[in-house]
């Protein structure tokens, strides 16, 4: 200084949230010292128990006890003397008394107080002030009491009554006194109130004002006379007191200006109420009280009522300005168990005093009594929380006292407590490319980390030991204390935590979990790889703390004075009159009230700031100084604002003259048109809709002519137009009226402008009476529609729409833009109106007012405003301050009523909203493509069968694939392998690599044969053979011995999984789509997403290419380079080819031919390798001269020749972990690994995809007969031949293949036959025999005969394919593979059409563009009831509690008062007694305000997957509000 959150993304609104500082805290974890501060914020709840207010003998008496002297008397004696003590005196040491002085300070709390309470700043001439000072003056004289004390009586207690006797600075009394007091005058320069002169204002008066002057009353102060009233002593002899006055000082007491929370959903309060005489009263003014007497007195600037608090200095935060705040500490108020009074006193209405009530406690002998911690401390209680029943009066300050003294939970100081601030420590150097541990790890290594240890040093703090304070003005006197400090010693020893690490915000990693468990201050993490829960190592922040809650400022300019806003985001009153009030043209002179200027008195100290300065620093304390809002007085000054007093005319206003108009009322009138009624003509319909019904009509309807009645509405004129204040105003006449412009500049002379309150107007609906009703039409009923259809269409219809007259007062009552006035570029249209010019035009040029477009500047978040401002200025009003609850709930208040104004709360949410951007969507629009539909041919969907998949069934029917794009797909070959599943029944370094470690070399293998056993495997044997390299030895061809490899056996590490995650991944594939598209650089626009380029025009299959263009290029994509294939050339020529030769064969009347060889040959056919060819190149329209396009020529092929191979940027978290490869997870004598044997082939169904039919354009069946091409063959294709009816057997030529061989092509063609039938169509099923593979065809292969001959007669709603060698039709080939369930798949070749108007629909896709509330982007959003639970309101019979009101009733104590004879007293005051009048708690009624329950009601508001429907966002399917 800021940041995080609405979107996909912007910008701006605009609200949540977060970083910072703070606290009288609390709670969690944890804790080592000291300084110097704080510490019941809640129950002003209760309180045990101790202290907190005394003190003075130098005021008085003297009983009691202390103690002293005296001495009777007793008692003990060492005979010196000691005790005990009655009485007498004295002492004032203890308690009690009387009497002064203090207990009104000191202390504690905020409960009450919205007040002159407090804060300022002023008055008091309306007032007090004990104790101090200061001065002046004075103290004479008498008296009678009483308490304590005795005595006697009452009470349980407290206490209390009766006599008796006493002292005083207690009481009385007399005297004396000073303007003290009061009384009556005088005096009275301030005051008032009449009068008069005169000045100034005016035209003049009146009026005010200043000056002078007469009377007259008077405040304070002087004064004269009268009256009235004081005193107290003690004493140590120094003083100490005592009495009247005056001053001063402190302290108070009253009153007045300004300030001083919230609610107007409190709007009217008020009867001692306002004044006024008079009296009481008081220290004093006052209605303070009281009597009369007036009716006032307050209040929108906020009375009055309600709610909440004590105020402030200050403290907190903040740039400030403000906002909070009010605990320590200083001032002030209030309070002292609640209520109320008074007494005493200088002072109280009294915290440790009284009465009297009431609630509690306590003690009681039941009669009565006693208490008041909000003094210090403690206790219970409440609470999330808050301390010792602590030590001194040494200090500071107070009472008392002459002092010594004494008292003193004021205060000093220790105790507690990390509560706050400050200050130190928990060691310091050295020490490894770096132990161990522990984590991570890509297994190299990294990290923790110089950290540890482990040297060497230090002593803050700690232990020992000495020492030892200021704090006192002198002598002594220190709770703190043997504390602080020093000094000497000793030794790293006793001392580290907490939170955080997704972003916000500093700090990442491994593991557990798996939407669970938790997390969280917002945004959000967590559903199997979590940096967001745990936990562990690291990091990082602060560190005796850390964190977290709670609260207050800030950040928030988020109430905005400073410093905001109101078209669309909240937010302009619906309009205009107008009241208070706010603001207001020029000029000239006065005042000085706001402003300003100087000066000056206040703003306590503590706080803050700045120096300086003491505690070893700081904190904390001292000293100087500064600021400090502001209020007060005196003076100055006059420019603006204000006041006064004049003047103008520029604003406003009148006058005159014109003039346009659906301005507004009233009357009175005119045509069309519906409908109804007569009548006439006419006849079977008419109407109505997507189509229909209902409804009307032969009782005559619709349609048509004529007459007639009604009612409402005003066509064309009509305009983007005009008028009105706004809501609104439309035929025509007339009568009545409001406003406007313009032109003249005669008049008044700021008369203006807004406008809280108020008043009027006020659409439409809707109310109250009364009319009125033609047509239209809520509600209603009918009829469609539909899943429904309480709507949309349709047919009826009532209220209402009219009109009088009154009500309501709302609206999206809007331009979503209050109103007046100025000022700021221009351009074009229109009404209305003036001037000039004119070529006399429907013309030009100006001006003024009104409506409208475009635009400069400016403005604005952007759309957009833009002289009709959303520009730039000023005045005043209205109005906002997240959404939702809610314009709802209460209240209050209009209204007949509906309802209208006014208007929250509790709760929920991390948003909602504006604008604009890029997508995608649309039952929105425009261009355009595609077998998208049409057009046409065949097909599926109905049969049987084949395959796959759902399902479903098994022990298992193994997995995977699900719209397109999963389902003859992974399968291009499941009988057993395959295989991955099921029973079963074995194996455990293993079926398989790779290594170490031990043993084995007479092993292992390989050969034979045995046992168990279905095999795997398990088990025991025999014989033979038994691999290589080295080294060393020997009688050396060998042999023996060691040592590696190999290979075996046991054992480790590991192997080994088709187990899981395609949502952890690579790759590899579909799919949108061979669709035209997707992007970057610069650069320009735009605050920004982001536009542009790419959009336009033309044109293409195509973002193809042309043209324009603030855009210039450029990439990926298209195309084209590649490969088949169509023509034709080169070259090459075997197994192809054959124009040619020749030989043989076979035939034929001859011939032509034909076969097979063999040779020429290189023409052709072909083969397979090169090349040419086509480009809108030519000509011609078109078209803009371009692209290009159409058409024609040439040409094997024509505008891409046809077909392949190639898929931008991305979409589907598309698919594939079981191809393969891979991370994490998981299993490890099992999820691995072998075997038999099932099973994946299962069957009551369902889909998809095939085949074959269903027949005659067909079939068999007998028959002939002819043409391909693409492939494949050595464990292969396999030929003639011969067997077999057939499958096939047998044969084996040839053949590694342009040579053989699979090989027959088949539809076709051509004779004959079937003759519309379930057939000579159709083949299913079966059954019988057999063929072939193969280790084996039972589950469960395929082929063949002969038998059997199902279902189907062309197929519902509905769907798929294909635009030319293309569909349909026909055969043939491979791969896989022993064999085959292939009718699949991929190929290949023959035979060969039909159709395409055209783009309205249906898919689906490109670009423009328009609307959105979608953005997981229409399978999208989203709304209402109704069902569940949860919360908080609302109402709500009645009921509880509380507050204050009013009105009566009773009525303590005290007060004022009246009365009195007894009693008390001294018959003086007075008490006492008896009335009255006041009067606090109660006490009855009454209405009223707060809360609390509440059966029920009621709507909101929240909660992964409820229910029913679609209402809204697209023309949202009926535009929405």
């Nucleotide at each position: 200084a800021g940041a995080g959150u609405u979107u996909g993304a912007u910008c701006a609104u605009g609200g949540c949230u977060c970083a910072g500082g703070a606290c009288g805290a609390a709670c969690g974890c944890u804790g080592g010292c000291g300084g110097c501060g704080c510490g019941c914020c809640u129950a002003a709840c209760a309180c045990a128990u101790g202290c907190a207010a005394g003190u003075c003998g130098a005021g008085c008496g003297a009983u009691c006890g202390g103690c002293c002297c005296g001495c009777a008397g007793c008692c003990c004696u060492u005979c010196g003397g000691g005790g005990c003590a009655a009485c007498g005196g004295g002492u004032a040491c203890g308690g009690a008394g009387c009497g002064g002085c203090g207990g009104a300070c000191g202390g504690g709390u905020g409960a009450g107080u919205a007040a002159c309470g407090c804060g300022u700043a002023c008055c008091u001439g309306a007032c007090c002030u004990a104790c101090c000072c200061u001065c002046c003056a004075g103290a004479g004289g008498g008296g009678g009491a009483u308490a304590g004390c005795c005595a006697c009586g009452g009470g349980a207690a407290a206490c209390c009554g009766u006599g008796g006797g006493u002292a005083a600075u207690a009481c009385c009394c007399c005297a004396u006194a000073c303007g003290c007091u009061c009384c009556u005058g005088c005096u009275g320069g301030g005051g008032c109130c009449a009068g008069g002169u005169u000045a100034u204002u005016u035209a003049a008066a009146a009026g005010a004002u200043g000056a002078c002057u007469u009377g007259g009353c008077u405040a304070a102060g002087g004064u004269a006379g009268g009256a009235g009233g004081a005193a107290a002593g003690c004493u140590g002899a120094g003083g100490c007191g005592c009495u009247g006055g005056a001053g001063g000082a402190u302290g108070g007491g009253g009153g007045u200006g300004c300030g001083u929370c919230c609610c107007a959903u409190c709007a009217g309060c008020u009867a001692g109420u306002u004044g006024g005489u008079g009296a009481g009263g008081u220290a004093a003014c006052g209605g303070c009280u009281c009597a009369c007497c007036a009716a006032g007195g307050c209040a929108a600037a906020g009375a009055c009522g309600g709610g909440u608090a004590a105020c402030c200095g200050g403290c907190c935060u903040g740039a400030g300005a403000g906002g909070g705040u009010g605990g320590a500490c200083g001032g002030u108020c209030a309070c002292a168990c609640c209520g109320g009074g008074a007494c005493u006193g200088a002072g109280a209405c009294a915290c440790g005093g009284c009465c009297c009530g009431g609630a509690c406690u306590c003690c009681u002998a039941c009669g009565g009594g006693a208490g008041g911690c909000a003094g210090c401390a403690g206790u219970g209680g409440g609470g999330a929380a808050u301390a010792u029943u602590g030590g001194g009066c040494a200090a500071u300050g107070g009472g008392g006292g002459a002092a010594a003294c004494c008292c003193u939970g004021a205060c000093c100081c220790a105790g507690c407590g990390a509560c706050g601030c400050c200050g130190c420590g928990u060691g310091g150097u050295g020490g490894a490319a770096g132990a161990a541990g522990c984590c991570c790890u890509u297994c190299g290594g990294g990290g923790u980390g110089u950290a540890a240890a482990c040297a060497c040093c230090u002593g803050u703090a700690c232990g020992g030991g000495g020492g030892g304070a200021a704090g006192a003005g002198g002598a002594a006197g220190g709770a703190c204390g043997g504390u602080a400090c020093c000094c000497c010693u000793g030794g790293a020893g006793c001392a580290a935590g907490g939170g955080a690490c997704g972003g916000c915000u500093a700090a990442c990693u491994a593991c557990g979990u798996g939407c669970c468990a938790g997390c969280a201050g917002c945004c959000g993490c967590g559903g199997u790889a979590a940096g967001a829960c745990g936990u562990a190592g690291g990091u990082c922040c602060c560190g005796a703390g850390c964190g977290u809650u709670g609260u207050c400022c800030g950040g928030a300019a988020u109430c905005a004075c400073u410093g905001g806003g109101c078209g669309u985001a909240a937010a302009g009153g619906g309009u205009c009159c107008g009241u208070a009030g706010g603001c207001g043209g020029a000029u000239u002179c006065c005042u000085a009230a706001g402003u300003c200027c100087a000066c000056u008195c206040u703003g306590a100290a503590a706080g803050c700031u700045g120096c300086c300065u003491g505690c070893u620093c700081a904190a904390c304390g001292g000293g100087c100084a500064g600021a400090g809002g502001a209020g007060g007085g005196u003076g100055g000054a006059a420019a603006c604002u204000a006041g006064g007093a004049g003047u103008c005319u520029a604003g406003a206003g009148g006058c005159a003259g014109g003039u346009a108009g659906a301005g507004g009322c009233a009357g009175g009138u005119g045509g069309a048109a519906u409908u109804c009624c007569c009548g006439g003509u006419g006849u079977a319909g008419c109407g109505g809709u997507g189509a229909a019904a209902u409804g009307c009509a032969u009782a005559g309807a619709u349609a048509u002519c004529g007459g007639g009645a009604g009612g409402a509405a005003c066509g064309c004129c009509a305009g983007u137009g005009g008028c009105g204040a706004a809501g609104g105003c439309g035929g025509c006449c007339u009568g009545c009226u409001g406003g406007g412009c313009c032109u003249g500049a005669c008049c008044u002379g700021a008369c203006g402008c807004u406008g809280a309150g108020g008043g009027a107007c006020g659409a439409a609906a809707g109310c109250u009476a009364g009319g009125g009703g033609a047509g239209c039409g809520a509600a209603c009923c009918g009829g469609a529609u539909u899943a429904g259809a309480u709507a949309c269409c349709c047919g009826g219809g009532u209220a209402g729409u009219c009109c009088u007259a009154g009500c309501c007062g709302u609206a999206a009552a809007c331009g979503a833009u209050g109103a007046u006035g100025g000022c700021u570029a221009g351009g074009u249209g229109u009404c209305g109106g003036g001037g000039g010019g004119u070529u006399a035009g429907a013309c030009c040029c100006u001006u003024c007012g009104g409506u409208g477009c475009c635009g400069c500047a400016g403005c604005a978040a952007a759309c957009g405003c833009g002289a009709u401002a959303a520009g730039c200025c000023a005045u005043c009003c209205g109005c906002c301050u997240g959404a939702g609850g809610a314009g709802u709930a209460c209240g209050g208040u209009c209204g007949c009523a509906a309802g209208g104004c006014u208007g929250a709360a509790a709760c929920u949410c991390a948003a909602a909203g504006g604008a604009a951007u890029u997508g995608g969507c649309g039952g929105g629009g425009g261009c355009c493509c595609g077998c998208a539909c049409a057009a046409g041919c065949g097909g599926c969907g109905g049969a049987g069968c084949g395959u796959g998949u759902g399902g479903u069934u098994u022990a298992a029917u193994u997995c995977g694939a699900c719209g397109c794009a999963a389902c003859c797909c992974g399968a291009a070959g499941a009988a057993c392998c395959u295989u991955a599943c099921c029973a079963g029944g074995g194996c455990u370094u293993g079926a398989c690599a790779u290594g170490c470690u031990g043993g084995g070399u007479u092993a292992a293998g390989c050969c034979c044969g045995c046992c168990c056993g279905a095999a795997a495997g398990g088990g025991a044997g025999g014989g033979g053979u038994g691999g290589g390299a080295c080294c060393u030895g020997c009688u050396a061809a060998g042999c023996a011995g060691g040592u590696c490899c190999a290979c075996c056996c046991a054992g480790c590490a590991c192997a080994g999984g088709u187990g899981u995650u395609g949502c952890a991944u690579g790759g590899c594939u579909g799919u949108c789509g061979u669709c035209a598209g997707c992007u970057c650089g610069u650069g320009u626009c735009g605050u920004g997403a982001g536009a542009u380029g790419u959009u336009g025009g033309c044109u293409u299959a195509a973002g193809u290419g042309c043209c324009g263009c603030a855009a210039c290029g450029a990439g990926c994509g298209c195309a084209a380079c590649c490969c088949c294939u169509g023509u034709c050339c080169c070259u090459a020529g075997u197994u192809a080819c054959u124009c040619c030769u020749u030989g043989c064969c076979a035939g034929u009347a001859a011939g032509g031919g034909g076969g097979c060889a063999a040779g020429a040959g290189g023409a052709c056919u072909c083969u397979a390798g090169g090349g040419a060819g086509a480009c809108c190149g030519c000509u011609g329209g078109c078209g803009a001269a371009g692209a290009g396009c159409c058409a024609g020529a040439g040409g094997a092929a024509g505008g891409g020749g046809g077909g392949g191979a190639c898929g931008a940027c991305g979409u589907c978290a598309a698919g594939u972990c079981a191809u393969c490869a891979u991370g994490g997870c998981c299993c490890u004598u099992a999820u691995g690994u072998c075997c038999u044997g099932g099973g994946c082939u299962a069957c009551a169904c369902a889909c998809a995809u095939g085949c074959u039919a269903c027949a005659a354009u067909g079939g068999a069946u007998g028959g002939g007969u002819a043409c391909a091409a693409c492939g494949g063959g050595a464990a292969g294709c396999g030929a003639a031949g011969c067997c077999g009816a057939g499958a096939g057997g047998u044969g084996g030529a040839g053949c590694g293949a342009a040579g053989c061989c699979c090989u027959a092509a088949a539809a076709g063609c051509c004779c004959g036959c079937c003759g519309u039938a379930g057939u000579u169509c159709g083949g299913a099923u079966u059954g019988u025999g057999g063929g072939c593979u193969g280790c084996a065809a039972c589950u469960c292969g395929c082929c063949c005969a002969c038998a059997u001959g199902a279902a189907g007669c062309c197929g519902g709603a509905g769907u798929c394919g294909c635009u030319a060698g293309u569909a349909a039709c026909c055969g043939u080939g491979g791969a896989u593979c022993a064999g085959c369930a292939a009718a699949g798949c991929c190929g290949c070749g023959g035979u060969g059409a039909a159709u395409a108007c055209g783009u309205u629909c249906u898919c689906g896709g490109g670009c423009c563009u328009u609307g959105c509330a979608c953005a997981c982007a229409c399978c999208g959003c989203c709304c209402g009831u109704c069902a569940a639970u949860c919360c908080a309101c609302c109402c709500g019979a009645a009921u509880c509690a509380g507050g204050g009101g009013c009105a009566c009733c009773a009525g303590a104590a005290g007060g004022c008062u009246g009365g009195u004879g007894a009693c008390c007293g001294g018959u003086a005051a007075g008490g006492g007694c008896c009335g009255g009048c006041u009067g606090a708690a109660g006490g009855u009624g009454u209405g009223u305000c707060u809360g609390g329950u509440g059966a029920g009601g009621g709507g909101g508001g929240a909660u992964a997957a409820g229910u029913c429907g679609u209402a809204a966002c697209a023309a949202g399917g009926u535009a929405a509000c």